Bacterial RNase P class A from a Dehalococcoidia bacterium, 367 nucleotides, folded computationally. Lineage of the source: Bacteria > Bacillati > Chloroflexota > Dehalococcoidia. It matches the Rfam family "Bacterial RNase P class A". It is annotated as a ribozyme. About the family: Ribonuclease P (RNase P) is a ubiquitous endoribonuclease, found in archaea, bacteria and eukarya as well as chloroplasts and mitochondria. The sequence is in RNAcentral, with records from ENA. A source record names the gene rnpB. The coordinates come from a structure-prediction model, not an experiment, and the mean pLDDT is 77.
[in-house]
Order: sequence, then C1' cells, then structure tokens
RNA sequence: CAAGCAGACCGGGUGGCCGCCGCGGUACCGGUUCUUCCGAUACCGGGGAGGAAAGUCCGAGCUCCACCGGGCAAGGGCGCUGGGUAAUACCCAGGGGGGGUGACCUCCGGAAAGUGCCACAGAAACAUACCGCCCUGAAUCUUUCAGGGUAAGGGUGAAAUGGUGAGGUAAGAGCUCACCGCGCCGAUGGUGACAUCGGUGGCGGGCAAACCCCGCCCGGAGCAAGGCCGAAUAGGGGGACCAGAGGCGCCCGGCCUGUCCCCGGGUAGGCCGCUGGACCCCGCCGGUAACGGCGGGGCUAGAUAGAUGGUCACCGCUCCGGUUCAGCGCCGGAGUACAGAACUCGGCUUACAGGUCUGCUUGACCA
Repeated sequence: CAAGCAGACCGGGUGGCCGCCGCGGUACCGGUUCUUCCGAUACCGGGGAGGAAAGUCCGAGCUCCACCGGGCAAGGGCGCUGGGUAAUACCCAGGGGGGGUGACCUCCGGAAAGUGCCACAGAAACAUACCGCCCUGAAUCUUUCAGGGUAAGGGUGAAAUGGUGAGGUAAGAGCUCACCGCGCCGAUGGUGACAUCGGUGGCGGGCAAACCCCGCCCGGAGCAAGGCCGAAUAGGGGGACCAGAGGCGCCCGGCCUGUCCCCGGGUAGGCCGCUGGACCCCGCCGGUAACGGCGGGGCUAGAUAGAUGGUCACCGCUCCGGUUCAGCGCCGGAGUACAGAACUCGGCUUACAGGUCUGCUUGACCA
C1' cells in the first nucleotide's frame, strides 16, 4: 500500500423569527369573604426522543384474577460443558463437527425404542441387479436365450450399503489382513463437555423446524393492568305535597300520567398508577472473562389523539462537473439516512445516507 477479519463509537452544528408539551416563580381574574385549595390568562426562568424509541420475539418487575400442600396427565418452551445474572432462548469461557491460506466464521441431546417420509432421476432410497463381470444349461453356436452368483466397474441422484491397499475368489464381497474412520470396554488426565493410550466388535443411508423418546422449565391476563372522585339528561328506589285534573269512545270499577326533596348504581369527564431505576459515569479491588464488591459524582421527557416542530441564513460532511500536468485550493450543482417515546427494565432481531477509532490476518514493496 492492497484485500480482508473482529470489535467499539458518532450519526449534523450555530444564530434569527414563529410555534408546541410539562415543571417552578410572579402578576391578575374567577370559584367562596380572608388564608388555603382549584381553574383561566399574561410574563419570566429552566427542561423536552433513539441507537435502534421499531418488531413485540424471549426474560423480569408491577397490577388484577385463580390457587391449602404435593404429585400425575395434557399443552407449550428449551437442549454440548462449566460459569455469570433478578431472569432468559441472553452473555462469558471452554469442548467437539464443518468451512476458510489466515485473522476468524458457523453448527450442537437421541436415527441399533418404534412409526412415518425421502421430490425428479434411477433397477433399487431399504432389502434392490439396468448395463457390465462370472458360473451353469440349452440352441438356429464370431451370437442368442434361460437360471444363478456378484455392489469391484459404468450409469442415476442431494444422498447408493465405511475409505485406501494387499490377500483371496469362477467373478466378487470385511470374506481375511494392515492403516484410517465408527461403535463398545478399560486405564490415565480434566469439575465437566471431552481428549490420549490400550483392548475389542467386521461395523447396512438421510430427515427429529415429522410424530416420537430422554432431561430440565412453565398458573392466566395485561397500564385499555388496576385504584379513587364523579356530573348534566334519561331511567331505578324512598319520602312529602295535591286529593283535584287528564287519558284508556260514554257510565261504574281498574290502570297510567304530576311537583319538590333525599338515596344508590352506571356514563361523560377528572385524578392516581407515571417515571429515581436490577439507572448512568469515574476510580480502586477480586475474577481469564461475562460479572461482582467498595468509594465518589450525576439526574435524564411524561403527552392522552397524543408535545419535542416549522422556516430562513451561514457552516460542516459526501458525491458529481469545471478550473489545474497533477494535488491543494476555488467555483457551480445534487444529496445529508433509518426512524420516532406512551408503565418500566434486561436481552435478541430487523432498518440505517455518511463517517471515526482500535486490535488482528494475508499478500506485495522498501529499509
């Protein structure tokens, strides 16, 4: 210098004008006469989105409902080992398989318990012979037919009966042997996953994000949770008043309809929940690390149809064009992302213009 790998971070700035939502203060008005409290208006001061606020996929706090305690079943989730944590499907460290020259990335219980499935092609995808090879028999005998053996070779396929070599055989085949791979047993090392060594068994595919088996975990619903205050109108219950009137075609009986006061329930609306918390930053100590302990410092939105904005100017950044031999500079143009709190927190995943930093790998060149 080029090409990469891993991680961390930023993600526009300044000023003017016009606005929006909370908080504090002052003035004034109203609800009541003073204080207090509540509401309206004006002014002043201060605060006001993110790294993902998103998806709502996991794990918790909190609230309500259910539940004597325990077990089983159903349903769901997770799945190498050890640790971290409030907890997790997250994180850290390690083990094994696979990929890469490498930095590094990626996957993870069980397929000899059983059932099921394996497209197309192919003879056969679980017990199968298409071509070929070998043996036997027959015939119309340079060949053909029939029966049998064979998974070494060809062909099909994502995948074809462990691999290579030798022996063996009619031809072949773990049929036998050596090495490698795999299963089982033992020893040693390790907390463990597992590794190494020795022995032993000739050892027939894949899929569990198919059912299933094994181990562990799990009550349900969610801030529209939930709690409090509570009108107007209509309707419900009670009491007082009128003992009259009207309606049901007329008469009798019966039924319905009034005014005022009180009570309780619900609705509109308002308040709480609501933001200070497993919080953030720095230092020291323990730990390989995730993380933990101690000390010091900091305060960081709370709307409810949902505020955090709009506009102008200048600057910044990136790209393109011009100027220049080229670079710097200058001029002109374009672009400046993804997105946006709604109870809170820990994770994961996804989206993102442009940019910065750190460590490492491979290759080339120079000293």